The RNA shown here (c-di-GMP-I-GGC riboswitch aptamer) has 104 nucleotides and comes from Paraglaciecola sp. It matches the Rfam family "c-di-GMP-I-GGC riboswitch aptamer". Its family is annotated with cyclic-di-GMP binding in the Gene Ontology. The coordinates come from a structure-prediction model, not an experiment, and the mean pLDDT is 78. The source organism's lineage runs through Bacteria, Pseudomonadati, Gammaproteobacteria, Alteromonadales and Paraglaciecola.
């Protein structure tokens, strides 16, 4: 450095399995290699995943009222929707540091 064809010194480790943590997404450790020239690091921007917590909403019965509604029970329940302050750096961009080789 708008470089990564070959080589060499080395590095990382997908899926899967086992264990641990977590509500989950997922993470960590071991085994294991699909791949990776930043598959080192940082959630700053966008995307994707999750939804514990939060918000909204739905359900049946009884009584009153008298058909609109109110109260109570079901119910500190269950279902649904939205939501990141969670996750992903091996989704992309950006920032930052760096090995080897090549070129100048």
């Nucleotide at each position: 450095c708008a470089u990564g064809a070959a080589a060499a010194a080395g590095g990382c480790a997908a899926a899967a399995u086992u264990g641990u943590u977590g509500a989950a997404a997922a993470a960590c450790a071991a085994u294991g290699a699909c791949g990776c020239a930043a598959a080192g690091c940082u959630u700053c921007c966008g995307g994707u995943c999750u939804a514990a917590g939060g918000u909204u909403u739905a359900u049946u019965g009884a009584u009153g009222u008298c058909u609109u509604c109110a109260u109570c029970a079901u119910a500190c329940a269950u279902g649904a929707a939205c939501u990141a302050c969670g996750a992903u750096a091996g989704c992309g961009g950006a920032g930052u540091u760096g090995c080897c080789a090549g070129a100048a």